Model confidence (mean pLDDT): 84 of 100. The RNA shown here (transfer RNA) has 72 nucleotides and comes from an Alphaproteobacteria bacterium. Taxonomically the source falls in Alphaproteobacteria (Bacteria, Pseudomonadati, Pseudomonadota). Rfam family: tRNA. It is annotated as a transfer RNA.
[in-house]
């Protein structure tokens, strides 16, 4: 250079055009003589950035970026 995939919470990931979620993690509280386990409750997200299409976008299109992978 040219192609695909991938980008969502601190981390691993769901979500196929209508209120952004669930595992660990993490606080607070119980539970214990303390730890661990176990239960309630919470806190944490500009959905990679811009633009467009829509009545409405994390999700369709456009351009750019990181990161992987094939071609050359």
């Nucleotide at each position: 250079g040219g192609g695909c995939a991938u980008u969502u919470a601190g981390c691993u990931c769901a979500g196929c055009g209508g209120u952004a979620g669930a595992g660990c993690a993490u606080u607070a509280c119980g539970u214990u003589c303390a730890c661990a386990u176990c239960g309630u409750a919470g806190g944490g997200g500009u959905c990679g950035c811009a633009a467009g299409u829509u009545c409405g976008a994390a999700c369709c299109u456009u351009g750019c970026a990181a990161u992987g992978c094939c071609c050359a």